This is a predicted structure of a 1471-nucleotide RNA (small-subunit ribosomal RNA) from an uncultured bacterium. RNAcentral holds the sequence, with entries from ENA and SILVA. The prediction has a mean pLDDT of 83.
[in-house]
RNA sequence: GAGUUUGAUCCUGGCUCAGAGUGAACGCUGGCGGCGUGCUUAACACAUGCAAGUCGAACGGAUGAAAUAAGCUUGCUUAUUUCGUUAGCGGCGCACGGGUGAGUAAUGUAUAGCUAACCCGCCCUUUAGUGGGGGACAACAGAUGGAAACGUCUGCUAAUACCCCAUACUCCUGCUUAUCAUAAGGUAAGUUGGGAAAGAUUUAUUGCUAAAGGAUGGGGCUUUAUGGUAUCAGCUAGUUGGUGGGGUAACGGCCUACCAAGGCAAUGACGCCUACCUGGUCUGAGAGGAUGAUCAGGCACACUGGAACUGAGACACGGUCCAGACUCCUACGGGAGGCAGCAGUGGGGAAUAUUGCACAAUGGGGGAAACCCUGAUGCAGCAACGCCGCGUGGAGGAUGACGCAUUUCGGUGUGUAAACUCCUUUUAUAAGGGAAGAUAAUGACGGUACCUUAUGAAUAAGCACCGGCUAACUCCGUGCCAGCAGCCGCGGUAAUACGGAGGGUGCAAGCGUUACUCGGAAUCACUGGGCGUAAAGGAUGCGUAGGCUGUAAUAUAAGUCAGAAGUGAAAUCCAACGGCUUAACCGUUGAACUGCUUUUGAAACUGUUUUACUAGAAUAUGGGAGAGGUAGAUGGAAUUGGUGGUGUAGGGGGUAAAAUCCGUAGAUAUCACCAGGAAUACCGAUUGCGAAGGCGAUCUACUGGAACAUUAUUGACGCUGAGGCAUGAAAGCGUGGGGAGCAAACAGGAUUAGAUACCCUGGGUAGUCCACGCCCUAAACGAUGCACACUAGUUGUUGCGAUGCUAGUCAUUGCAGUAAUGCACUUAACAGAUUAAGUGUGCCGCCUGGGGAGUACGGUCGCAAGAUUAAAACUCAAAGGAAUAGACGGGGACCCGCACAAGCGGUGGAGCAUGUGGUUUAAUUCGAAGAUACACGAAGAACCUUACCUGGCCUUGAUAUCCUAAGAAUCCUGUAGAGAUACGGGAGUGCUCGCAAGAGAACCGGAACACAGGUGCUGCAUGGCUGUCGUCAGCUCGUGUCGUGAGAUGUUGGGUUAAGUCCCGCAACGAGCGCAACCCUUGUCAUUAGUUGCUACGAAAGGGCACUCUAAUGAGACUGCCGGUGACAAACCGGAGGAAGGUGGGGAUGACGUCAAGUCCUCAUGGCCCUUAUGGGUAGGGCUUCACACGUCAUACAAUGGUCGGGACAGAGGGUUGCCAAACCGCGAGGUGGAGCUAAUCUCAGAAACCCGAUCGUAGUCCGGAUUGUAGUCUGCAACUCGACUACAUGAAGUCGGAAUCGCUAGUAAUCGCGGAUCAGAAUGUCGCGGUGAAUACGUUCCCGGGUCUUGUACACACCGCCCGUCACACCAUGGGAGUGGGUUCUACCAGAAGUAGUUAGCCUAACCGCAAGGAGGGCGAUUACCACGGUAGGCUCAGUGACUGGGGUGAAGUCGUAACAAGGUAACCA
Repeated sequence: GAGUUUGAUCCUGGCUCAGAGUGAACGCUGGCGGCGUGCUUAACACAUGCAAGUCGAACGGAUGAAAUAAGCUUGCUUAUUUCGUUAGCGGCGCACGGGUGAGUAAUGUAUAGCUAACCCGCCCUUUAGUGGGGGACAACAGAUGGAAACGUCUGCUAAUACCCCAUACUCCUGCUUAUCAUAAGGUAAGUUGGGAAAGAUUUAUUGCUAAAGGAUGGGGCUUUAUGGUAUCAGCUAGUUGGUGGGGUAACGGCCUACCAAGGCAAUGACGCCUACCUGGUCUGAGAGGAUGAUCAGGCACACUGGAACUGAGACACGGUCCAGACUCCUACGGGAGGCAGCAGUGGGGAAUAUUGCACAAUGGGGGAAACCCUGAUGCAGCAACGCCGCGUGGAGGAUGACGCAUUUCGGUGUGUAAACUCCUUUUAUAAGGGAAGAUAAUGACGGUACCUUAUGAAUAAGCACCGGCUAACUCCGUGCCAGCAGCCGCGGUAAUACGGAGGGUGCAAGCGUUACUCGGAAUCACUGGGCGUAAAGGAUGCGUAGGCUGUAAUAUAAGUCAGAAGUGAAAUCCAACGGCUUAACCGUUGAACUGCUUUUGAAACUGUUUUACUAGAAUAUGGGAGAGGUAGAUGGAAUUGGUGGUGUAGGGGGUAAAAUCCGUAGAUAUCACCAGGAAUACCGAUUGCGAAGGCGAUCUACUGGAACAUUAUUGACGCUGAGGCAUGAAAGCGUGGGGAGCAAACAGGAUUAGAUACCCUGGGUAGUCCACGCCCUAAACGAUGCACACUAGUUGUUGCGAUGCUAGUCAUUGCAGUAAUGCACUUAACAGAUUAAGUGUGCCGCCUGGGGAGUACGGUCGCAAGAUUAAAACUCAAAGGAAUAGACGGGGACCCGCACAAGCGGUGGAGCAUGUGGUUUAAUUCGAAGAUACACGAAGAACCUUACCUGGCCUUGAUAUCCUAAGAAUCCUGUAGAGAUACGGGAGUGCUCGCAAGAGAACCGGAACACAGGUGCUGCAUGGCUGUCGUCAGCUCGUGUCGUGAGAUGUUGGGUUAAGUCCCGCAACGAGCGCAACCCUUGUCAUUAGUUGCUACGAAAGGGCACUCUAAUGAGACUGCCGGUGACAAACCGGAGGAAGGUGGGGAUGACGUCAAGUCCUCAUGGCCCUUAUGGGUAGGGCUUCACACGUCAUACAAUGGUCGGGACAGAGGGUUGCCAAACCGCGAGGUGGAGCUAAUCUCAGAAACCCGAUCGUAGUCCGGAUUGUAGUCUGCAACUCGACUACAUGAAGUCGGAAUCGCUAGUAAUCGCGGAUCAGAAUGUCGCGGUGAAUACGUUCCCGGGUCUUGUACACACCGCCCGUCACACCAUGGGAGUGGGUUCUACCAGAAGUAGUUAGCCUAACCGCAAGGAGGGCGAUUACCACGGUAGGCUCAGUGACUGGGGUGAAGUCGUAACAAGGUAACCA
């Protein structure tokens, strides 16, 4: 920096990614070279070989060779010399080098000092010395034990081995004096006592001894720094100090005896866990964080534990002793061993190499040296483990080849890539030459590096990724499957996210993955964060330690600043230069090492010292305010109970309504009196007081604090405050009182599906009240710690004061409190804003994703309840704050609508028609599904339609394009078949061009290839069209402005309207789609034109065009006029005129969008599927079924009627495959007939309700017409399944319809008939037309729907939302748990190896003393002390396991309810 919480936004906040790194590992792949690196795990066990020896110039022997000499037995012995070898004695080394990191949180390391408290072999310098004696022990020889390892006894012997004596200054010890020093003590001089030596050899050296000094290396002490944990708070007996003694190279409780009682600790003692430390390394801008492989310094360790010896140096990796475990040998008696050296083996593990070469170089040990030894080291081998370098070819080459992939079928990509042509040879292979590393010699590496020549593009490219982050896209397969995934997430039939392919991107001999570290993460914030609401201010005060602290001066120099010096190892990092062909790598020089110490200086600031000051703080004085606290006394109103009186009742009480309850045994009501307890109306107020909790009748006593005012006093006495102490609502607990009312639990009555609730009871216990003692928590809130300073105002109010005058119920003003509003500023926003959440200072407390969890365990407190302190495993990618625009609310306000109300008529009941569901069926084709499906698609299923079923047929097909051969087309006709179809016969030769041959167009049928075809699927891939909200008044945009932003404003507000209609106002000004208007129709008039229309002329003809009418153009209506209301507006109300009055009536017209609404079966169309079938013909059947349910109609139930007779008045349409007149026939449907009409001419066509008259008389009827029978008519190839109509006969249900529900506001409802489309025929449907022609609307409380504003929200798939808890199931981690098996550790006791020290009666004993006896000294043994292993007992603690058990978490569709979110339907929440 990015992704991820949301519909979107800002913020908070976590998770994740991009970077760098690694001693790595794994997967795929792999050409070369250089330089590095390579058991991170089992400090597990180790076979085998090697890793420390050397010196004969210390010594006595032994032994080999050569030479010489002698003896002679002539091939042996002896002697000497020279050159070798070396078991032993002796010297030096073995304490270095090499390995590992177990232990160790300080006995370590780093750093800086101290050592006047010390040592130091080999090395260097200086001085002095190196004299005289002595006794042994190995080797060796002999004997002997043992399996072995290894010994034992006797005897001989040398030395640079050992011992004694002499000498010795500066050494050691004691003393004296002087001097220095803060002290311990140092230095100098003198003196008592004590202490040394070794020789060797070719003769030049080298050893040895003492002393002094240097160098090197080490020991010790101190400062500072160096992990986590307080759920470890007290630890300590040699502990802390002193004195004496011992011990050490040396100080020291290092050890010991005695004395004292100290020492450490909140600046973290003690305990537990973890861990070698550092230079450095990795990361990071830095500060930091992580780390401590290789290299270098230090430490520790060497099978585990203990111990000392030797030595200059060890408590010793390849030494010793003991104990233990393990392994091996054994003759069973006893022995041997220690790879955390180099190789190597087993084991463990994801994982880490050769049982190599050489001492040539560098270095080490020994030696005088030659030289020997050296798994240190130098090299090689293995490993892409890392870093660096090189290569896998270069140039040209387009018909842009083939192949592959894709395609819109044209093409495009791979791609100059290949082929092909020319060129080169790094690398490779082969051959030849051939180093430096070495100064004379000596080269493991190594015939290596390097050079030359030849051959020939020849030997050499992979891995990951391609949805976003993140560079890179298509096809196929799959179909919530298989799978992917770092986070978000992808996959349910069009997947750029899975798998494959083509292509692309990135890196490249590597590429990815995993693990870990830092970064990003300002996500522990020193640099550099926060705490009103996101996590976070302690419930409040007092106050200890600590932190911070007013003004002026003095001194100092701890902090601070500056200079200098020392140190800060080397390597590393950085810079420059240089060496390997370059680089990595290496070298030289410089810088740096930000640190520490010493010293010199400065003196502002902080600290400290001293002296002053008064502005902070405190005290004194004065008069006021107050529900501040404690105790006592007193009062009135009310409730309840009791007593007495009055009085009476299907009463009282209670509720939404009731009931439980009280009451004729007298309630309720009312009057009087008595009792008792609790609380204190009015005043009372965003008034007052208190630190907070909290405090409210009146009076009294005692008492705390604050404000104001005045002078005076003290002189920084201050602020904050971890621990600590005190206070701390309500509930609760203990003891004892009290108990009127109220009231958890409990009981009863209701409500309810249930109701362990909400409501009710003149039911009711704890409790509420008092005293004393506990508890110690609250949403203990201003969700805002305390103190101080500064930073605009305005308005109210409380307390105290000042000033002014007009003297008040005044005005102005100061200080202190308490509120409202508001600028700067702050804030994510909301908001805060002199009472800060502003600007600063000081101190304290607290936070670091959500859940688990304020839980478990442990501790502390409590009588208990519980409080406090306070995790982890596991799980999720969010949880959250504020604000925005929606949606929603059993939130609010306003408004509208046949929404309700007021009315009229219906539906729901009957039978019928029709559609749907269901059922049935071979099929009952399909679609439509609340409103917005159901007389809907269908404006019309007997065949056809038809998509469905059964049978029988066709396969380039019923139809289109292309190609080819033949034929015009066409017409007539036969046979078989249910038909499709199959097989035949006959007639016929056309059009254009051309002389002709022939060609072309159209058509028919035959064959083949591409293809056709599909009412098959997906309306959730689509276009188009449509329904609905809704003819509701809304939906938006540009610019500007406001806001961090989503967004807002405009569009809100006041009026008004049918209307976002208009007016006014306004940070808005304008505009668009909607509204309205423009359009059609209807209502009036005028003008024009009149045939088929009309007719004032008696009729016709003729005339005429006034009227009706027709159809074209105009006029008319605009709140224009008047009055009133309103705001001087818009507008509304009333009126005039007018045919019509306030959009006159009706229609067409449907904004942005919503419902993944409907339609792939109108049409079009992507994808998928079928292709002798899911396509195409054909016959028959089905879509018409029928127990049933629902929707929508028509007809009725009758007298406002039925029937019969007579009579009157429309409009709008249709008509040539048609409408069909007159006339005639038939009871009728209809038939015959043919006039007229392509229609203002003819025709359908008699309108009906209505009017007049008659009849019926309230009946299942003269109502009603279903059903059925018979006979017919019409259409049509054909009325069986399955048409309509007619006549006669039949005459069902039904007597006005339960709950519920629909339509309609005027020419409307209701009622009456007429016509059209579709159509051969077939409407009770549908679309139109006119006739007759009402009732009612107080009004907006309520139901439904809608609009605007506002409010709440945990909703956004938007309340058909969200969401909580128990139970059931599965899995996971975890707490408790009778216990159980272990680890670390502590205490007490037992025990006591080896060793050291002490003691020593036993035994042994060369050097010295002694004439001797003997002694001194030593050794062995014994014993004491300390002590390892081990044992017993008791604790602390840690991890494991455990029947059972507790809660927790997670898990597409389980159960029960509905607690929360809206007033969530009882406001929610805290204790």